[in-house]
RNA sequence: GGGACUGUAGCUCAGUCUGGUUAGAGCGCUGGUCUUAUAAGCCAGAGGUCGGGGGUUCAAAUCCCCUCAGUCCCA
Numbered sequence: 001g002g003g004a005c006u007g008u009a010g011c012u013c014a015g016u017c018u019g020g021u022u023a024g025a026g027c028g029c030u031g032g033u034c035u036u037a038u039a040a041g042c043c044a045g046a047g048g049u050c051g052g053g054g055g056u057u058c059a060a061a062u063c064c065c066c067u068c069a070g071u072c073c074c075a
Base pairs, nucleotide, nucleotide: 001074002073003072004071005070006069007068010027011026012025013024020058029045030044031043032042033041051067052066053065054064055063
């Protein structure tokens, strides 16, 4: 220098192929309940504008372009 893949909640990830109901799950966190107490169980809640920017569209996590970071391959 060229190419592929990955980036979504504090962590691990789904959703992207095929654009469309309010962005979700588990764990964690907070409160409540239960218990002599702790844990477990049960109930409720907070937490994201999907790595960043631009474009297409009535509508973008999803399509297109640029860019940043990480991993791998080629030279």